[in-house]
RNA sequence: AGCGGUGUAGCGCAGUGGAAGCGUAGUGGGCUCAUAACCCAUUGGUCGGUGGAUCGAAACCACCCACCGCUA
Numbered sequence: 001a002g003c004g005g006u007g008u009a010g011c012g013c014a015g016u017g018g019a020a021g022c023g024u025a026g027u028g029g030g031c032u033c034a035u036a037a038c039c040c041a042u043u044g045g046u047c048g049g050u051g052g053a054u055c056g057a058a059a060c061c062a063c064c065c066a067c068c069g070c071u072a
Stems, first nucleotide, its partner, number of pairs: 001071007010024004018055001026042005048064005
């Protein structure tokens, strides 16, 4: 320098156009003599950034940023 992959809740990950969910963690409660486990409820997201196409974008397009890899 060129090419590819990844970026979504504290953490690990789903989600290929009608607008975000699962696990775990956190908080409150239940159960127990008590703790753990288990059960119920609940908080937490400018979807890496900017712009564009669309009635409508996490998703499509362009550029940029970060990380990982390949080639020279």

Predicted 3D model of a 72-nucleotide RNA (transfer RNA) from Hanseniaspora uvarum DSM 2768. Rfam family: tRNA. Taxonomically the source falls in Hanseniaspora uvarum (Eukaryota, Opisthokonta, Saccharomycetes, Hanseniaspora). The sequence is in RNAcentral, with records from ENA and Rfam.